[in-house]
RNA sequence: GAACAAACGCUGGCGGCGUGCCUAACACAUGCAAGUCGAACGAGAAAGUCGGUUUCGGCCGAUGAGUAAAGUGGCGCACGGGUGAGUAACGCGUGGAUAAUCUACCCUUUAGUCCGGAAUAACUUGCCGAAAGGUGAACUAAUACCGGAUGACAUCCCGGGUUCUCCGGAAACCGGGAUCAAAGAAGGCCUCUGCUUGCAAGCUUUUGCUGAAGGAUGAGUCCGCGUACCAUUAGCUAGUUGGUGGGGUAAUGGCCUACCAAGGUUAUGAUGGUUAGCUGGUCUGAGAGGAUGAUCAGCCACACUGGAACUGAAACACGGUCCAGACUCCUACGGGAGGCAGCAGUGAGGAAUAUUGCGCAAUGGGGGCAACCCUGACGCAGCAACGCCGCGUGAGUGAGGAAGGUUUUCGGAUUGUAAAGCUCUGUCGAGCGGAAAGAAAUGCACGAUGGCUAAUAUCCAUCAUGCUUGACGGUACCGCUAGAGGAAGCACCGGCUAACUACGUGCCAGCAGCCGCGGUAAUACGUAGGUGGCGAGCGUUGUCCGGAAUUACUGGGCGUAAAGGGCGCGCAGGCGGCCUGUUAAGUCGGACGUGAAAUCCCCUGGCUCAACUGGGGGAGGUCGUUCGAAACUGGCGGGCUUGAGUGCGGGAGAGGGAAGCGGAAUUCCCGGUGUAGCGGUGAAAUGCGUAGAUAUCGGGAGGAACACCAGUGGCGAAGGCGGCUUCCUGGACCGUAACUGACGCUGAGGCGCGAAAGCUGGGGGAGCGAACAGGAUUAGAUACCCUGGUAGUCCCAGCCGUAAACUAUGAACACUAGGUGUGGAGGGUAUCGACCCCCUCCGUGCCGCAGCUAACGCAAUAAGUGUUCCGCCUGGGGAGUACGGCCGCAAGGCUAAAACUCAAAGGAAUUGACGGGGGCCCGCACAAGCGGUGGAGCAUGUGGUUUAAUUCGAUGCAACGCGAAGAACCUUACCAGGGCUUGACAUCCUCCGACGCGCGUAGAAAUACGUGUUCGUCCUUCGGGGCGCGGAGAGACAGGUGGUGCAUGGCUGUCGUCAGCUCGUGUCGUGAGAUGUUGGGUUAAGUCCCGCAACGAGCGCAACCCCUGUCCCAAGUUGCCAACGGGUAAUGCCGGGAACUCUUGGGAGACCGCCGGCGACAAGCCGGAGGAAGGUGGGGAUGACGUCAAGUCAUCAUGCCCUUUAUGCCCUGGGCUACACACGUGCUACAAUGGUCGGUACAGAGGGUAGCCAAGGCGCGAGCCGGAGCGAAUCCCCCAAAGCCGGUCCCAGUUCGGAUCGCAGGCUGCAACCCGCCUGCGUGAAGUAGGAAUCGCUAGUAAUCACGGGUCAGCAUACCGUGGUGAAUACGUUCCCGGGCCU
Repeated sequence: GAACAAACGCUGGCGGCGUGCCUAACACAUGCAAGUCGAACGAGAAAGUCGGUUUCGGCCGAUGAGUAAAGUGGCGCACGGGUGAGUAACGCGUGGAUAAUCUACCCUUUAGUCCGGAAUAACUUGCCGAAAGGUGAACUAAUACCGGAUGACAUCCCGGGUUCUCCGGAAACCGGGAUCAAAGAAGGCCUCUGCUUGCAAGCUUUUGCUGAAGGAUGAGUCCGCGUACCAUUAGCUAGUUGGUGGGGUAAUGGCCUACCAAGGUUAUGAUGGUUAGCUGGUCUGAGAGGAUGAUCAGCCACACUGGAACUGAAACACGGUCCAGACUCCUACGGGAGGCAGCAGUGAGGAAUAUUGCGCAAUGGGGGCAACCCUGACGCAGCAACGCCGCGUGAGUGAGGAAGGUUUUCGGAUUGUAAAGCUCUGUCGAGCGGAAAGAAAUGCACGAUGGCUAAUAUCCAUCAUGCUUGACGGUACCGCUAGAGGAAGCACCGGCUAACUACGUGCCAGCAGCCGCGGUAAUACGUAGGUGGCGAGCGUUGUCCGGAAUUACUGGGCGUAAAGGGCGCGCAGGCGGCCUGUUAAGUCGGACGUGAAAUCCCCUGGCUCAACUGGGGGAGGUCGUUCGAAACUGGCGGGCUUGAGUGCGGGAGAGGGAAGCGGAAUUCCCGGUGUAGCGGUGAAAUGCGUAGAUAUCGGGAGGAACACCAGUGGCGAAGGCGGCUUCCUGGACCGUAACUGACGCUGAGGCGCGAAAGCUGGGGGAGCGAACAGGAUUAGAUACCCUGGUAGUCCCAGCCGUAAACUAUGAACACUAGGUGUGGAGGGUAUCGACCCCCUCCGUGCCGCAGCUAACGCAAUAAGUGUUCCGCCUGGGGAGUACGGCCGCAAGGCUAAAACUCAAAGGAAUUGACGGGGGCCCGCACAAGCGGUGGAGCAUGUGGUUUAAUUCGAUGCAACGCGAAGAACCUUACCAGGGCUUGACAUCCUCCGACGCGCGUAGAAAUACGUGUUCGUCCUUCGGGGCGCGGAGAGACAGGUGGUGCAUGGCUGUCGUCAGCUCGUGUCGUGAGAUGUUGGGUUAAGUCCCGCAACGAGCGCAACCCCUGUCCCAAGUUGCCAACGGGUAAUGCCGGGAACUCUUGGGAGACCGCCGGCGACAAGCCGGAGGAAGGUGGGGAUGACGUCAAGUCAUCAUGCCCUUUAUGCCCUGGGCUACACACGUGCUACAAUGGUCGGUACAGAGGGUAGCCAAGGCGCGAGCCGGAGCGAAUCCCCCAAAGCCGGUCCCAGUUCGGAUCGCAGGCUGCAACCCGCCUGCGUGAAGUAGGAAUCGCUAGUAAUCACGGGUCAGCAUACCGUGGUGAAUACGUUCCCGGGCCU
């Protein structure tokens, strides 16, 4: 996707045609479903009606009527209808056979239908029984029954010959013998005969009956082929298999029986088990197939279950009989009755399947001469969208694109010509009216013709006319009327798959066929709007086929994905070389037969179309018969030598078996020498050793294994085989071409071999060594390491039968480029020579083309191209397991599932990352050094705890002196309390008023109330208006440091200033991707050079920019002062100078440029010269593609969410400063390279008007007074400190250290209580160099010293800068950490 006898959910207008218990072959109430014939027969009512009669009770007669009901008899009941339980079978399908058979009714032909007899039911009557029913007596008929006759072309027997044949037999002929029949009925007539009206013994017509032959139809039986699954069913069989005789049947036959024989069947699957009615067909599929077997049609089987026969032409009989059983019902308890798998219907079961309808009008069937009767077959109707088909639910027009809905970026968009409106139509439905076809027969009436006949009777046949029959149904169909009026839903919209937004929800609720959605922006859940789809249906579920080449015949595979048996020998089987003859089984073709109908396909017709249906044709078989062909396969015959084998001549080899021999080594024993250790390991210990080990020498014992040779060397089928010699023995190879003449290949079962371990019995036991013991290691260490050590390892005999038994590659044969080793054999050439060289065959490796392969790879030793045969595979797990069977002493092996469960398991390759993988290389990464941190006190940040609040964020490196370049109020976001509600702030509207400044009261303030004062600016038509500001009011809105950094922008951190990250084109690869970018060098660098299927390019690196180091040029104040002059106590103080320093601007200089060496003639490296500077001179700025959902919604911006008399705003106070603790970062120290006192020297870079603040004065001091100068190369901050010189301290908790606390002061500020800084005096804590651990730094660096700045009213141990003094060390890259490149 298609389909369905479907069911379920939602929905539902009409019609046609179909279909409708798939489950309980479960049980059934009720009605109906098989009768009919009086023209076979006997007998024969009643009601009613009429007449008569009556004692009114009735009776008689006629009619009803020879009717009903019953009986004898005939035919039918074996058909039709139902169901699918059983059946794996000659049951079914197909084709045959019957020379082994039957066939009622029907048709044709032929011959008959004669004479008799005895009964019996019904009826009558007696009896029994509840009933069902039974029984006795007496009567009677027949187309019922019986006897006799006749009788053949029938059957049987005997004799004779003929034809045919499948050779079994069959058919007909001649002669003779034997046996067997029958039934009548109805109509008509009077020619013959009898009575003589007419009837009949008669005639005639029709029909029936009997024998025989043939036909038709139907049936029986037999056979070939086909027909499900399980081998975890491998053997089955006693009437079994066959024969003979007999019986039985319509008929063959062990179908049955007696006897005889011992057979029969099976791997081409017997027997057993499971499941199942089979087929035409149906569904699907391109087909081949697969699945299925409702309706319709053929066959079979069954009829409550099991068994049996009777009747009959046919039954072992659905609506018959008998027996048994279960069940139900009746019963008077003695006994009886019943069989819906017929049509309806009921109960039950179930997801689920209809009316107790109408009619025999048609078709068909039974009976009948017929009329007719019967027919739940059938024809119709009813119910059900169950299916298929058709129709409708309106059509045209209609933009203010209405309203409403939805959405929105608020503009709009969309629903949408959709609606309304206007103009129409009239299907279906409704109402009214009309109105078919299906009907032709039969029969009857009348007529005609023909036949029979004695006949114009009758009868038969044919024909004409008329009459007669409709369940459906007043239905189909047609007309008319009104009127858009009564008629649309369902599922879907993440991808597959066509169709998207909003809201709600928040891993909840839920969805889901697979992948998967949902944890606050869900096109995936729910709802809405909208879209796409189908449409009186739409979805869901189930089932089958398809896609699925995913069981592969068409049409797959097995080196590594699942899959080659461990190996050989070999029965069956499969397959098989060259030439020739023959045959015709296979094969191919023609003809004939058959392949039912329906279905399917084509053509054509009928219902308005279609569905449906009529007619015609086609198609369909591995089928049968026959004729033909002879290439190929097969059979048979003949031949051949190339396949295969044999012979002969050679050499190679750890091939196998047995026996013997040998040396080295280990261990043990004995003896000698000798002394304290040995042994073992990463280090040790257990162990051995003073009872003498280890070491060493000599002698001896015993077992096992065979160093070197030794080799991707050899041999073997595989497992496997290694000292030497001998014996026995298998195979292969080379050469030769004498012999056989296809003798071959493969091989299910079967048989044999089969490493190690293991098992049984017996030996043996040196070394090694599971188990075990001990010692170590370790968190543990049932291990790895060590010391010991038993089975075992070895031999003999017997089991086991497995393995990564691997080339993970079955065997055989043929073909398909090369190159190069190596083992064996042979040949050629050459030669002294088998040294080399060339060639062939066999083996064994490597490389490689074509080809193959998913790739890796394979590639004459194929995984290439082909042929033959075997084995094996079909998602992972469960599981090579369970059960069963077979094998084994056992261990276990072989064979080998399922339930359940998962959405994968797996292969090859790619990219990246990781590794206690490898290679190369960097970095204060280690190492080498110097100084710290970790211990103390304090400062500061954080965690934690506490709290009304201790606001929030930052959290490994890359949070923690971080945001914060400075929290007393403010800041401030937190807490408590007091207040405000269009608001502290923005825009818009209305009204009033300038704004403002001051005072008072209440209050903590915010604020509220009162009061005083003042009267802006611009325009003006002089009314007023605009703007600014304030107040009042209304609503739109403001506001939010509320949430989400995992919705975001921007900014930032980090890897990392690491050297990388990419692109275009080309090339390679099925592809991911690769190449370039790898490689050889080199560099700080993907820096550069060389090479190269790559060639180029971009972002990074470097350079360009700034500071600094040298020089030059220009300029010369506020800076400078060499020369000249002036002046001072002194000072560039002044004139002046422009040299120097310096400042500012511009330039020069450094490029491996030069020389030498190394290097590849390169890049570059090393050294040198020159130079202020040398190999990027030093420092800064500069941060590739990206990573960490890194950080920040609290800088800012921003989506969404939340809040709106509060999560907003104002105010006062408090808090962010808490404190048992823990951590980070710092400061100060522990002292003598020091403290302290005195003296004395030298910076740079900065800052300054709400500022820096000089001189001078006061104060011990912080500081104060003071006010000059300076918006600054001018004035101020500004004394730099370490240093140097001198004094003192003398190793101590100190003259070290300064915490803490007390008192007294200073400064800022509205205000220093919580909670600032500073000063003086006093106090004088811890601390004596800091455990584990850990940080920084490679030179003007570390260390040390001071100075300045920003923030700031004030507050600096922090931060950002500045200069002074000024080291040590780097062997080196093994290790730790991080990083780069290749693998």